[in-house]
The part of an RNA shown here (small-subunit ribosomal RNA, 3' major domain) has 462 nucleotides and comes from a wastewater metagenome.
The RNAcentral record of the full RNA draws on SILVA.
Context: one part of a larger RNA
C1' cells in the first nucleotide's frame, strides 16, 4: 500500500427476523457419480457442475463399440490420361462396396481445343469431435447493477507513496451539498433506448359496429420535488393538493478496474505436439436409454378448502403453404374419412383455456383419494417403434394418510394456484422460453447467521 482478524465504528441486500409455498420420506421423469460393460462417445465438479453444452440420441445426429469396406481418400486447388454428363439392368452382398451388360451422345469454338461433370493415374497434399483452455483469440460465468476504480497539474514524503477519493450530512449510487492543499478529468452511476400505465391527434381495412366507445398503427402531451405546509446553511428529508400515474411510477436491455492459471482446443479461429493403408473415411448392427447403491433439480399425489358426473362463463402471447386444417360423417377414445377456406387483424389451430360458477353424488375409507405397475386390443409417425416412441380404450391397482437432521425460494399483481402458445421437431415435454386468468400473508427491528460496502485499528502475512 493491501490482505487477514472469533478488533472497533457506521451502512446495505429476502442476509436474519415476520409470513406463505416447498426439498428432504413416496412413486415416476430427468441430469450426475459409482459400478457394470465389446461400448456404456466427450465436456461441465463448492458458492460459479448436476432438465448443464443438448431449443428435442429408435436410422441419421454420433464423437463410442464390434463386424464388412476404402487409402490422393467422404470434402478443396493444380498436373496427367480417357469419356459428355445422365440413365437402364445382372450377379455378388446386410450395406457399403466390388464385378459385369446395354443406352445416351448434348453447350461454346478459330475445329486445336474449351466450360461443367464423371472415371483412373501420380504426388504435392487433404483429413483428424487426437493432446495441450497452464501457449492463444473470441465469447461466457462469478463477486455484482456492488459504487466502486483510475489520471493530468499542483502539494506533502529521502523513498516506496499519500493528497485528491478523507471529515459532517444526503442518497439506491465516489448522488449531491458543505469543508478540506488541492483544482479538475476519466471509466462506472444516473440519463439518453425498449416496454407498461393516461389522455390527444391522424390514419383506419380484413377488426369493433347505432354514434360515443373498444381495437390496431404512427406521432405528440404528461412528471419536473413544479405547487403548498413544516424541518434544514445547503443537498436533502417529511406531509398535502391535484392528477391515469408522486417523488427512480413498473419491468427489461445495458455489467467499470479487476478477481477465480474460473469454463470452453467439442461451436468455430488458432501456437506447438501428435496419426497419414491410418487416431482419416464409407457402411451394417449395438451403444450413448445398463442398475446393487448415492446425490441433485423437477411432476404427480398423499385427498372433502377435495375426487367423479352434468351445465354454464371470461383471456393473453403466439404459430402456419413439404403448413393451419373448418362444415359434414364414422369411431367409446387415440384417431379417420371429407374437402372448404387461408401466404393470414380476412381462414385454422381454437366455439380459443382451466381454475371459476350452479346443481348432483360420494362421508373420511388406503376410499369414487392416488395413480405406478403390467396384460390385452387398438390408432398416429416414420423405410423400419425389438433393444428404443407417442397416443387411446378395457381391466389392474403399488408406494404413499403432509415427511428426521437439515435445507430453498419468494416483499405485489409479488408468491401460490390455474391453463395457453412458441422453438427445437417425421414423431417424441413432468425440460425450457413466453402469455395471460384468479390472486394472499409479512416485515417489530438489525442482537444474531452469510455475502457486500466505507473509516479506523492490530500483525512474526504479502
Nucleotide at each position: 500500500u493491501g490482505a487477514c482478524g472469533g478488533g472497533g465504528a457506521c451502512c446495505c441486500g429476502c442476509a436474519c427476523a415476520a409470513g406463505c409455498g416447498g426439498u428432504g420420506g413416496a412413486g415416476c421423469a430427468u441430469g450426475u457419480u459409482c459400478u457394470u460393460u465389446a461400448a456404456u462417445u466427450c465436456g461441465a465438479u463448492g458458492g460459479u457442475a448436476a432438465a448443464c453444452g443438448a431449443u428435442g440420441a429408435a436410422c441419421c445426429u454420433u464423437a463410442c463399440c464390434a463386424g464388412g469396406g476404402c487409402u490422393u481418400g467422404a470434402c478443396a486447388u493444380c498436373c496427367c490420361g480417357a469419356g459428355a454428363a445422365g440413365u437402364u439392368c445382372u450377379g455378388c452382398g446386410a450395406a457399403a462396396g466390388c464385378a459385369g451388360a446395354g443406352u445416351g451422345u448434348g453447350c461454346c469454338u478459330u475445329u486445336u481445343g474449351g466450360a461443367a461433370c464423371u472415371c483412373g493415374g501420380u504426388g504435392a497434399c487433404a483429413g483428424g469431435u487426437g493432446c495441450u483452455g497452464c501457449a492463444u483469440g473470441g465469447c461466457c460465468g462469478u463477486c455484482g447493477u456492488c459504487a466502486g476504480c483510475u489520471c493530468g497539474u499542483g502539494u506533502c514524503g529521502u523513498g516506496a507513496g499519500a493528497u485528491g477519493u478523507u471529515u459532517g450530512g444526503u442518497u439506491a449510487a465516489g448522488u449531491c451539498c458543505a469543508u478540506c492543499a488541492a483544482c479538475g478529468a476519466g471509466c462506472g452511476c444516473a440519463a439518453c433506448c425498449c416496454u407498461u400505465a393516461u389522455g390527444a391527434a391522424u390514419a383506419g381495412u380484413u377488426g369493433g359496429a347505432u354514434u360515443u366507445u373498444u381495437c390496431u398503427a404512427u406521432u405528440c402531451a404528461g412528471a419536473c420535488u413544479g405547487c403548498c405546509c413544516c424541518g434544514g446553511u445547503a443537498a436533502c428529508g417529511g406531509g398535502g393538493a391535484g392528477g391515469a400515474a408522486g417523488g427512480g411510477g413498473g419491468g427489461g436491455a445495458u455489467g467499470a478496474u479487476g478477481u477465480c492459471a474460473g469454463g470452453u482446443c467439442a461451436g468455430u479461429a488458432u501456437u506447438g505436439c501428435c496419426c497419414u493403408u491410418a487416431c482419416g473415411u464409407c457402411c451394417u448392427g449395438g451403444g450413448c436409454u445398463a442398475g446393487a447403491a448415492a446425490c441433485g433439480u423437477g411432476c404427480u399425489a398423499c385427498a372433502a378448502u377435495g375426487g367423479c358426473c352434468g351445465g354454464u362463463a371470461c383471456a393473453a402471447c403466439g404459430g402456419g403453404c413439404a403448413g393451419c386444417c373448418a362444415a359434414g360423417g364414422c369411431g367409446c377414445a387415440a384417431g379417420c374419412c371429407g374437402g372448404a377456406g387461408c401466404u393470414a387483424a380476412u381462414c385454422c389451430c381454437a366455439u380459443c383455456a382451466a381454475a371459476g360458477c350452479c346443481g348432483g353424488u360420494c362421508c373420511c375409507a388406503g376410499u369414487u383419494c392416488g395413480g405406478a405397475u403390467u396384460g390385452c386390443a387398438g390408432g398416429c409417425u416414420g423405410a423400419a417403434a425389438c433393444u428404443c416412441g407417442c397416443c387411446u380404450g378395457c381391466a389392474u391397482g403399488a408406494a404413499g394418510u403432509c415427511g428426521g437432521a437439515a435445507u430453498c425460494g419468494c416483499u405485489a399483481g409479488u408468491a401460490a394456484u390455474c391453463g395457453c402458445a412458441g422453438a427445437u421437431c417425421a414423431g417424441c415435454a413432468u425440460g425450457u422460453u413466453g402469455c395471460g386468468g384468479u390472486g394472499a400473508a409479512u416485515a417489530c427491528g438489525u442482537u444474531c447467521c452469510c455475502g457486500g460496502g466505507u473509516c479506523u485499528u492490530g500483525u512474526a502475512c504479502a